[in-house]
RNA sequence: GGCGCCUUAGCUCAGUAGGUAGAGCAGUGGACUGAAAAUCCAUGUGUCCGUGGUUCGAUUCCGCGAGGCGCCA
Repeated sequence: GGCGCCUUAGCUCAGUAGGUAGAGCAGUGGACUGAAAAUCCAUGUGUCCGUGGUUCGAUUCCGCGAGGCGCCA
C1' cells in the first nucleotide's frame, strides 16, 4: 500500500428480505437468614462507532472517515 471481517446495554454477544432493539452475566430493589452465601421475585432512560446519501421511514442499504483483527504485497 491492496483486500476481507468486526464495531449494538457495564461485560460477552444475538438481531431484523428497512417499520424506531433483545438474551446471558453483572448491577439495583425486595423475599428468605441471627447475619451472610446460595435460591426466588421484580427491574434496561442503549445518541445500535462518526458523518453524509437513498427512502415516507435506516441499527439494517450505499459513500467517506475512525478504531480493532486477519490475509496479501
A computed fold for a 73-nucleotide RNA from a Fidelibacterota bacterium, annotated as transfer RNA. The coordinates come from a structure-prediction model, not an experiment, and the mean pLDDT is 81. Its Rfam family is "tRNA". Rfam links the family to the GO term triplet codon-amino acid adaptor activity.